[in-house]
Order: sequence, then C1' cells, then structure tokens
RNA sequence: UUUAGUUUCUGGGGACAGGUGCAAUUCCUUACCGGCGGUAAAGCCCGCAAGCCGCAAGGCCGAUUCGUUGAAAUUACGAAGCCGACAGUUAAAGUCUGGAUGGGAAGAAACGUUU
Repeated sequence: UUUAGUUUCUGGGGACAGGUGCAAUUCCUUACCGGCGGUAAAGCCCGCAAGCCGCAAGGCCGAUUCGUUGAAAUUACGAAGCCGACAGUUAAAGUCUGGAUGGGAAGAAACGUUU
C1' cells in the first nucleotide's frame, strides 16, 4: 500500500399549545420532526433499510418548484410549497400508546490475512 475475514460498539426525530365537541395530543388553527449510502452539503434526484401483502418465488412502498451564485447544486443561499408504514383509540394520528429491551440500511474501532 492492497485484499478477504473475525469481533465489539454505535445505529430515528417531533405538541403537557389553543379552538370545537359527550368524547380528539387523531378534526380545525398554530407549532414541531426528517434513518442509511451516492452525488456540490438532499425528508421530497438515484438507490437501500424499515414497513405492508404473499406458504414461497416474488410484489407494493410518500412528497418540489421558481430565482441567485457556480465548472458543477430538484442538495448551498433566497422564496413559496409538499410528504409521512402497520395495529390500537370514547373521534379520523408523521408527533400519543403498542409490536420494539425488536429489526435494520450502514458507520466506527480493534484484531488479523494477502501482495
């Protein structure tokens, strides 16, 4: 310097707000949040995980525009938008409760192998 491997650790955030109502942290108002890898720095570009369906093979799986700078940005800056699994619930949930002291893309470290 290069390349298999083993082990350990890490690995998801957010409303005690106001209103209506018999009843809502679920509706309305306002507020708040954004997993992992790639790429000019990304919830909404590409891919993955999670999640859902299926005996299995396998399948499904959300959302962005305009302007500025620049060699390069749907990623930065300015502005205005949009999206959000399943089950539960006195009333419909991205934010409550639960599966979950779970799983996981992946990241870091140590040991160690080959050249």
The RNA shown here (FMN riboswitch aptamer (RFN element)) has 115 nucleotides and comes from Syntrophobotulus glycolicus. The model forms 100% of the base pairs in the Rfam consensus. NCBI's taxonomy places the organism under Bacteria, Bacillota, Clostridia, Eubacteriales, Syntrophobotulus. The prediction has a mean pLDDT of 82.